Small-subunit ribosomal RNA, 5' domain from an uncultured bacterium, 522 nucleotides, folded computationally. The full RNA is in RNAcentral, with records from ENA and SILVA. Its mean pLDDT, the model's own confidence on a scale to 100, is 84.
Context: one part of a larger RNA
């Protein structure tokens, strides 16, 4: 010099754009942050019209609409959030799987017949202080189970062909065994079984590569291989019986500290050397420690059991929780923000749509935190004013064209008026073309931000400069005070009576809405 998720004095006028708990992975009040589908299904509170009836404001019924809850389906494994763990195939790279799975989506090819018996929820009764649980009757499905069919497939066998060092490979194929389905409406859409294939996305394996200590030299019994076998989607000591005695290491085995890794960032000519905050990808983790379960997918941040630690309710019998999502408290720290708007855009989930939910997300609020722009006015104007400082002091010198004073302008601000793009779409409708369900067009509709940005129009210099620093490195000098005192300092070093080094003035330097100390890293 330069840098930063910065802090901390002083100051402070505007925008743009980005950033904001680095500490206590400390405890959390509240609110929000995953639902969605009536076109899977039974049921129904209400509410409108219509009809009957009679106690004339009520029953009964039929349409339609439609809350709460209930079965059933996809989502809830994505998205968001943190960096505890983790020195490892965790991650980067480069492969390879002749050892693998993959809902939703695409493409073919087949197929969708006939039946059963329950349950929730409505209703009955019961038990609790409450979470909530028993027991009765009753009923629907695309829920659940069984039966038929099987192109494909999957396994079993007989035969053929193909490749390869090789085997448990691959291909064609006869016979045989097994396995599947569901229907909904608004009637042309949705949906539903099989299997083959791409698509995506993921699971393993392997070479190199990735911190410091030898004041850490020996480590290792499921340990290292074999053989069966269990178990996974799949290979494998993954587990398990026998059988061997391996394996690992100064090329650092083990062990102990410490740490998420990369793209990147930052400095540097560059080779390096430091960092991993904001964006990306991967990984780990959701009060600790365990486990499984459901599913395609999870050993699951808002899911379920157990154990623990803590908080809370209780009628003392028993129960209830989990912000490392958004905001906020509280504690700790030098230190980090609003319990904001809105699904209008992107972008997920449900859904035939219409929509719904979306603290994802775009928006605003806060903060010189940082980078980057602008402004604080522009010309003229000496009898060089007053004034302050300063000297060799009747006078000069500086502050200084600086003021005053004259003419000009209006960025910014203020007031007034105008006033965006961000939209294209889907739905609806119309139209055109072909093979009749898509393609293209045309209308129509939709803005949180926001009356924002941005335009205009008016007065009027009006509304707007500070901070270190002047001994040398170091750009910038005197007066004064004060006396090794008071004090200054990054390093030499200054102060003991003329201190350009301390305190004030004055007047210069250097930056600038920032300036200046710390702290860290090059």
């Nucleotide at each position: 010099g330069g840098a930063u998720g910065a802090a901390c004095g002083c100051u402070a006028g505007c925008g743009g754009c980005a950033g904001g708990c680095c500490u206590a992975a400390u405890a959390c009040a509240u609110g929000c942050a995953a639902g969605u589908c009536g076109a899977a299904c039974g049921a129904u509170a209400u509410c409108a019209u219509c009809c009957a009836g009679c106690u004339u404001g009520c029953u009964g019924g039929a349409u339609g609409a439609g809350a709460a809850a209930g079965u059933g389906g996809c989502g809830c494994a994505c998205g968001g959030g943190u960096g505890c763990g983790u020195a490892a195939c965790g991650c980067g790279u480069a492969u390879g799987c002749a050892a693998c799975c993959u809902a939703c989506c695409u493409u073919u090819a087949u197929c969708a017949g006939g039946g059963g018996g329950a349950u929730a929820g409505c209703c009955c009764g019961g038990a609790g202080a409450a979470a909530u649980c028993c027991g009765g009757a009753u009923u629907a499905a695309u829920a659940c189970c069984g039966c038929a069919u099987a192109a494909a497939a999957u396994c079993a066998c007989a035969g053929g062909a193909u490749g390869g060092c090789a085997u448990u490979a691959u291909c064609c194929a006869a016979u045989g065994a097994u396995c599947a389905a569901a229907c909904a409406u608004u009637u042309a859409u949705g949906g539903g079984a099989u299997a083959a294939a791409g698509a995506u996305g993921g699971g393993c394996a392997u070479g190199c590569g990735u911190g410091u200590c030898a004041u850490u030299a020996g480590c290792u019994a499921g340990u290292u291989g074999g053989c069966g076998g269990g178990g996974u989607a799949a290979c494998g000591g993954c587990c398990c019986a026998c059988c061997a005695a391996g394996g690992c290491g100064a090329c650092g085995a083990u062990g102990a500290c410490u740490a998420g890794g990369g793209g990147a960032u930052c400095u540097g000519a560059g080779a390096g050397g430091a960092u991993g905050g904001c964006c990306c990808c991967c990984c780990a983790c959701a009060c600790u420690g365990g486990u499984a379960c459901u599913g395609a997918g999870a050993c699951a941040c808002g899911g379920a059991c157990c154990a623990g630690a803590c908080u809370c309710c209780u009628a003392c019998g028993g129960g209830a929780g989990g912000c490392a999502g958004c905001a906020g408290u509280g504690a700790g720290g030098a230190a980090u923000a609003u319990u904001g708007g809105u699904c209008a855009a992107u972008g997920g989930u449900c859904g035939c749509a219409a929509g719904a939910c979306u603290g994802a997300a775009c928006c605003a609020g806060c903060c010189a935190u940082g980078c980057c722009g602008c402004g604080u006015g522009c010309a003229g104007g000496a009898u060089g004013a007053c004034g302050g400082u300063c000297c060799u002091a009747u006078g000069g010198a500086u502050u200084g064209u600086a003021a005053a004073c004259u003419g000009c302008u209006u960025u910014u601000g203020u007031a007034c008026g105008g006033g965006a793009a961000g939209a294209a779409a889907c739905a609806c409708u119309c139209c055109u073309a072909c093979g009749u369900g898509u393609a293209g067009g045309g209308g129509c509709u939709u803005g949180a931000c926001g009356g924002u940005a941005c335009c205009g129009u008016a007065a009027g210099a009006a509304u707007a400069a500070g901070g270190a620093u002047c001994g040398g490195c170091u750009a910038a000098c005197u007066c004064c005070g004060u006396g090794c005192c008071a004090g200054c300092a990054g390093c030499c070093g200054c102060g003991g009576u003329a201190a350009u080094a301390c305190g004030g003035a004055g007047g210069a330097u250097c930056c600038a809405a920032g300036c200046g100390u710390u702290a860290u890293c090059c």